[in-house]
Context: one part of a larger RNA
């Protein structure tokens, strides 16, 4: 963009497709069956690992170059004090959100069907025998279902519920009903546009767009992190210590609050004519 013969919202069926479907140990049965003994099960039930997959960040940690602190050299703010630039974030100690694994949940289940090798039943050809020739059972981690994910472009384009619209004016044709129109207006919807997002390469997807706004920024409060700011006072010759002070500062987190900007606007679409 077109189709699914109006537009939209929320669900849904599942044709078809995809991923996955791995495996050990221990306990009971049972020191039983078996075996002279040594040794030592099937079947059945239970527990728990490994590997793989998936999701998540409450826990343990990692990272966290826009958070806090310590500290070295040097420069600047005239000096002190206090700040700040540069040196791999200068180096070092911590660390929120997010992202993460080494962390934490869950899954790889039960069962059914048709079969392979193989094991059978009945049974002739071939008076016997024979699982096979007619007929008929059993039997795999494998195949098809069952469980999970995608899924109606599945052109056989499915189904359910709900909402809205199909209106008015003008022009032409017509006696009229009505028909036609790159025509106009309003209504509704979508898109553009704007503010954003655990969404994202770009598209897409999702939320919000104003006095009926809390989506974003700011501000305020909180959580959380650092670890007790500056200034002043006291003590000490001083380095420094103590008090004010569990202070000061604080990014992505959680709330509140219109202070800021989401202003104003533009484009497109709405079958048929009463069936649904």
């Nucleotide at each position: 963009u077109c189709g699914u013969g109006g537009a939209g919202u929320u669900c849904u069926u599942g044709a078809g497709g995809g991923g996955g479907u791995c495996c050990g140990a221990c306990c009971u049965c049972a020191g039983u069956a078996c075996g002279a003994g040594a040794g030592g099960a099937c079947c059945a039930g239970g527990u728990u690992a490994g590997a793989g997959g998936u999701a998540c960040c409450g826990c343990u940690g990692g990272u966290g170059u826009g958070c806090c602190g310590g500290u070295u050299g040097u420069g600047u703010c005239g000096u002190c004090a206090g700040a700040u630039g540069c040196a791999g974030c200068g180096c070092c100690g911590g660390g929120u959100a997010g992202c993460u694994a080494a962390g934490u949940g869950c899954c790889u289940a039960c069962g059914g069907g048709a079969u392979a090798a193989c094991c059978g039943c009945u049974g002739a050809a071939a008076g016997c025998a024979u699982c096979u020739a007619a007929g008929u059972g059993g039997g795999a981690a494998g195949c098809c279902c069952u469980a999970c994910c995608c899924a109606a472009g599945a052109u056989u384009a499915g189904g359910a519920a709900c909402u809205c619209a199909u209106c008015c004016c003008c022009g032409c044709c017509g006696c009229a009903a009505g028909g036609c129109g790159u025509g106009g207006u309003g209504u509704c919807a979508a898109c553009c546009c704007g503010g954003g997002g655990a969404a994202g390469a770009c598209a897409a997807c999702c939320c919000c767009g104003u006095a009926u706004a809390a989506g974003a920024g700011g501000c305020u409060g909180g959580c959380a992190g650092u670890g007790u700011a500056a200034g002043c006072g006291c003590g000490g010759u001083a380095a420094c210590g103590c008090g004010u002070u569990u202070a000061g500062c604080u990014u992505a987190c959680c709330a509140g609050u219109a202070c800021u900007a989401a202003u104003c606007g533009g484009u497109u679409g709405a079958u048929u004519g009463a069936a649904g």